[in-house]
RNA sequence: GCCCCUAUAGCUCAAUGGUAGAGCAACGGCCUUUUAAGCCGCUGACCUUGGUCCGAUUCCAAGUGGGGGCA
Numbered sequence: 001g002c003c004c005c006u007a008u009a010g011c012u013c014a015a016u017g018g019u020a021g022a023g024c025a026a027c028g029g030c031c032u033u034u035u036a037a038g039c040c041g042c043u044g045a046c047c048u049u050g051g052u053c054c055g056a057u058u059c060c061a062a063g064u065g066g067g068g069g070c071a
Base pairs, nucleotide, nucleotide: 001070002069003068004067005066006065007064010024011023012022013021018054027041028040029039030038047063048062049061050060051059
């Protein structure tokens, strides 16, 4: 320098173009003499900028970060 993959919650991952979910973690409560375990509740996110579309996490383009391959 070129090509490919990838970016969603604190972490690991989902999500036919139609108001974004789960597990763990955090917080609050129940239970327990206490802790742990268990149960209930709750908070929290679509990498950025444009384009297409009635409507974009999703499709397209560029950029940025990460990973890989070739030279």
Overview:
Transfer RNA from a bacterium, 71 nucleotides, folded computationally. The prediction has a mean pLDDT of 81. It matches the Rfam family "tRNA". Rfam's curators write: Transfer RNA (tRNA) molecules are approximately 80 nucleotides in length. The family's RNA type in Rfam is transfer RNA.